The part of an RNA shown here (large-subunit ribosomal RNA, domain II) has 690 nucleotides and comes from a marine metagenome. It matches the Rfam family "Bacterial large subunit ribosomal RNA".
[in-house]
Context: one part of a larger RNA
RNA sequence: CCCGGCGAGUUGGCGUAGGCGGCAAGGUUAAGGAUUAGAAGUCCGAAGCCGAAGCGAAAGCGAGUGCGAAAUGUGCGAUACCAGUCGAGUGCGCCAGACCCGAAAUCAGGUGAUCUAACCAUGGGCAGGUUGAAGCGGAUGUAACAGUUCGUGGAGGACCGAACGGGUAAAUGUUGAAAAAUUUUCCGAUGACCUGUGGUUAGGGGUAAAAGAUCAAUCAAACCUGAAGAUAGCUGGUUCUCCCCGAAAUAGCUUUAGGGCUAGCCUCAGGUGUUUCGCGACGGGGGUAGAGCGACUGUUCAGGCUAGGGGGGUGCAUAACCUACCCUACCCAGACAAACUCCGAAUACCGUCGUUGAUAGCCUGGGAGUCAGACUACGAGGGAUAAGCUUCGUGGUCGAGAGGGAAACAGCCCAGAUUGGCAGUUAAGGCCCCUAAUUCAUGCUCAGUGUAUGUAAGGAAGUGGGGUUGCAUAGACAGCUAGGAUGUUGGCUUAGAAGCAGCCAUCAUUUAAAAAGUGCGUAAUAGCUUACUAGUCGAGCAACUCUGCGCCGAAAAUGAACGGGACUAAGCAUGAAGCCGAAACUCCAGACUACACACAAUGAUGUGUGUAUUGGUAGGGGAGCGUUGGACGAGCGGUUGAAGCCGGAGGGUAACUACCGGUGGACGUGGUCCAAGUGAUUAUGCCGGG
Numbered sequence: 001c002c003c004g005g006c007g008a009g010u011u012g013g014c015g016u017a018g019g020c021g022g023c024a025a026g027g028u029u030a031a032g033g034a035u036u037a038g039a040a041g042u043c044c045g046a047a048g049c050c051g052a053a054g055c056g057a058a059a060g061c062g063a064g065u066g067c068g069a070a071a072u073g074u075g076c077g078a079u080a081c082c083a084g085u086c087g088a089g090u091g092c093g094c095c096a097g098a099c100c101c102g103a104a105a106u107c108a109g110g111u112g113a114u115c116u117a118a119c120c121a122u123g124g125g126c127a128g129g130u131u132g133a134a135g136c137g138g139a140u141g142u143a144a145c146a147g148u149u150c151g152u153g154g155a156g157g158a159c160c161g162a163a164c165g166g167g168u169a170a171a172u173g174u175u176g177a178a179a180a181a182u183u184u185u186c187c188g189a190u191g192a193c194c195u196g197u198g199g200u201u202a203g204g205g206g207u208a209a210a211a212g213a214u215c216a217a218u219c220a221a222a223c224c225u226g227a228a229g230a231u232a233g234c235u236g237g238u239u240c241u242c243c244c245c246g247a248a249a250u251a252g253c254u255u256u257a258g259g260g261c262u263a264g265c266c267u268c269a270g271g272u273g274u275u276u277c278g279c280g281a282c283g284g285g286g287g288u289a290g291a292g293c294g295a296c297u298g299u300u301c302a303g304g305c306u307a308g309g310g311g312g313g314u315g316c317a318u319a320a321c322c323u324a325c326c327c328u329a330c331c332c333a334g335a336c337a338a339a340c341u342c343c344g345a346a347u348a349c350c351g352u353c354g355u356u357g358a359u360a361g362c363c364u365g366g367g368a369g370u371c372a373g374a375c376u377a378c379g380a381g382g383g384a385u386a387a388g389c390u391u392c393g394u395g396g397u398c399g400a401g402a403g404g405g406a407a408a409c410a411g412c413c414c415a416g417a418u419u420g421g422c423a424g425u426u427a428a429g430g431c432c433c434c435u436a437a438u439u440c441a442u443g444c445u446c447a448g449u450g451u452a453u454g455u456a457a458g459g460a461a462g463u464g465g466g467g468u469u470g471c472a473u474a475g476a477c478a479g480c481u482a483g484g485a486u487g488u489u490g491g492c493u494u495a496g497a498a499g500c501a502g503c504c505a506u507c508a509u510u511u512a513a514a515a516a517g518u519g520c521g522u523a524a525u526a527g528c529u530u531a532c533u534a535g536u537c538g539a540g541c542a543a544c545u546c547u548g549c550g551c552c553g554a555a556a557a558u559g560a561a562c563g564g565g566a567c568u569a570a571g572c573a574u575g576a577a578g579c580c581g582a583a584a585c586u587c588c589a590g591a592c593u594a595c596a597c598a599c600a601a602u603g604a605u606g607u608g609u610g611u612a613u614u615g616g617u618a619g620g621g622g623a624g625c626g627u628u629g630g631a632c633g634a635g636c637g638g639u640u641g642a643a644g645c646c647g648g649a650g651g652g653u654a655a656c657u658a659c660c661g662g663u664g665g666a667c668g669u670g671g672u673c674c675a676a677g678u679g680a681u682u683a684u685g686c687c688g689g690g
Base pairs, nucleotide, nucleotide: 001690002689003688004687005686006685011096012095013094014093015092016091017090020087021086022085023084026050027049028048032044033043034042035041054061055060064076065075066074067073099237100236102234106227107226108225109224110223111222117201118200119199120198121197122196123195124194125193126191128160129159130158131156135152136151137150138149139148140147164188165187166186169184170183171182172181203219205215206214240624241623242622243621244620245619250263251262252261253260254259264370265369266367267366268365269364270363271362272361275360276358277357278355279354280353281352282351283350284349290343291341292340297337298336299335303331304330306329307328308327309326310325311323312322313321314320373398374397375396376395377394378393379392380391381390382389403414404413405412418590419589420588421587423586424585425584429580430579431578432565433564434563438577439576440575441574442573443572444571450567451566458552459551462549463548464547465546466545467544468543469542470541471540479536480535481534482533483532485509486508487507490504491503492502515530519528520527591614593612594611595610596609597608598607599606600605625679627676628675629674630673631672632671635669636668637667644663645662646661647660648659650657651656
């Protein structure tokens, strides 16, 4: 991992709701008893309970009663419609383990020191080699000691190193040979040494040269059994079918935030009967968008210089005057505001009436689920006018929604799947090939720009279209040829300053024209050039501006931003006519549900016609299939072959099921009811097999 079997809303009590059944102003027995083969059944048994009367705290009174001195008062009741109660079954609630599995833990009573820790008793073990303490003796030495030296001696938590004990480093091993080892290496090896046997200490306790170590492969509190089905607002799982409807991810409160309760939203039953929604008309309130501010509260730019105050200056000064300073007011012009408003919409909301449209709304009761929402468009707050960010509001979609489009792609676009069809029409989106379907017209783009998918400031004789102004056959613009002079080297400055370091001025003359000089250049001159002018040439030229499509700007980690091929249109813009394209719509055939009508029945139904419906998670409601056992049933089927199994193009909307043949070899069971150990692809489910 697969296959087979097992595996989860049960049972008892109490309550409640509706359906069913009995009896009914009544209903019903409990314990117990009788009968009986009997726990079955039947018959007794009214104690008790509920109901038929209420009010009051109560005494109590009673269709009334409480309050009160009292009522033509008031609260709760009565009247007229008047119904209850018992039973089994179903939904739900409560008490119980209460749908099933799952803790870590807690407590009680016991079992463990054959592992390991420490201790007690009694035994055992340590090859060989080395070093050579004290003491002692000889010699020497001393006044005597001391000392020196040679021997002897054999100390040591001494040295080297086997057994023995340990476990330093590395490799191997890591579904191992082994739930801790092997190999090499290494440490201790007469000691706080190692070790055999027997014994002692026990779980909040032991023992510990102390690591929370160790106490039988288990230790921050062992193991076994019990309380015990501990508890689990948590995770996982929860088994046949079809039909109808169909949510929520919000508010308030919560030691509350991943849990609950009530409300909201769903469903079912009964009631009401258009009260609902949409549309139209009319009537309303508002202070948002916008706008405005000389209408307030605040903010704000630049002026005027009118006035006042402050500061500064001149002044002998209290005067007077000046002021590129500050404040306030004024005048003119221009602005800003969620917590500004002299104003002020569209929508939305409320009400009344109408309505040919739609199918809701409300009340009472039974049952829920939901309380993590997501993206998108628009209006806002937070953030950085960041986020696939966060918090609200108003829609949409997903959630719970399949189909077509967007290459792929819950939330985008189109469109809401009852079933079947080798029929048709369209939507979004497409029509060169992949790939169903295309042609035409007029322009633009040359960048592979672009072809549904990334960008700015800024830059540029890219190119198309429009506009404004000026110059131009009295010859423009560009090019070429020629001129570009004189007073003068203007004055000053300067070492020099001659058009051209700098400052000042910038005249006049000759001219077709020519600056007291546009740039390069020189130490200063010189030289080149420009403005300007003529000639030549011969038709448009120059500047600015609006706009279409392009260009640069353009850098990220594997190669990747048309889906690919590819395309100069198969790109972009505008226009025309077609076509393709979905589960949409239509057509044909069938089914379900609801309603209406007709007919037939007469317990909730059948048949037909018509209209509308039939996506669906949580969830509500309805109708069924099958399994096991039982009753009817001593029935029916069965050795002339049961169940089970295998095969066969059968039937039914489904769960399922008929019939035939084979196998098998003894039980099975239609129908109508009843009762459940009643349905498994999933619980890292359990057991067995592979």